c-di-GMP-I-GGC riboswitch aptamer from a Desulfuromonadaceae bacterium, 78 nucleotides, folded computationally.
Its mean pLDDT, the model's own confidence on a scale to 100, is 88.
RNA sequence: CCCGAAAAAGCCAUACCUCUUGUGAGAGGGGGACGGAAAGCCACGGGUCUUGUUGAAAAGAUGGCCGAGCUGCCGAAG
Numbered sequence: 001c002c003c004g005a006a007a008a009a010g011c012c013a014u015a016c017c018u019c020u021u022g023u024g025a026g027a028g029g030g031g032g033a034c035g036g037a038a039a040g041c042c043a044c045g046g047g048u049c050u051u052g053u054u055g056a057a058a059a060g061a062u063g064g065c066c067g068a069g070c071u072g073c074c075g076a077a078g
Stems, first nucleotide, its partner, number of pairs: 002078001003075002011036002016031006034064001040070002044067003047062005
């Protein structure tokens, strides 16, 4: 450096409930825990969703949809 344990210390937080917010997809706070070795950051490329349109374009959302990029804890076997 790769890798990912019947290890250790921890970390994050699906659905759902509630408050706030947004035209909306959704987002934020609190509770909660399905799960996660990057479920940390990132909208660069796809996908999906929203607004919009005769249709497009365009704008937005999604990182816990996928692939890249950047950074990080630990150290078994290989």